[in-house]
RNA sequence: GGGCGGUUAGCUCAGCGGGAGAGCGCCUGUCUCACGAACAGGAGGUCGGAGGUUCGACUCCUCCACCGCCCA
Numbered sequence: 001g002g003g004c005g006g007u008u009a010g011c012u013c014a015g016c017g018g019g020a021g022a023g024c025g026c027c028u029g030u031c032u033c034a035c036g037a038a039c040a041g042g043a044g045g046u047c048g049g050a051g052g053u054u055c056g057a058c059u060c061c062u063c064c065a066c067c068g069c070c071c072a
């Protein structure tokens, strides 16, 4: 330098153009002498950045940044 994949909650990751989610973790309650487990409820997100397409973008296109792999 070229190619491919990835970037979404604290962590690991889903998410076929119209509602942003799960598991674990965290907080509160029930239970318990207490802790844990279980059960119920809750908080937490500029969806890496910018632009474009579209009535509408996490999702499609372009550029940039960062991470990983491959080629040279």
Base pairs, nucleotide, nucleotide: 001071002070003069004068005067006066007065010024011023012022013021018055026042027041028040029039030038048064049063050062051061052060
A computed fold for a 72-nucleotide RNA from an Armatimonadota bacterium, annotated as transfer RNA. The prediction has a mean pLDDT of 85. Its Rfam family is "tRNA". By type it is a transfer RNA. RNAcentral holds the sequence, with entries from ENA.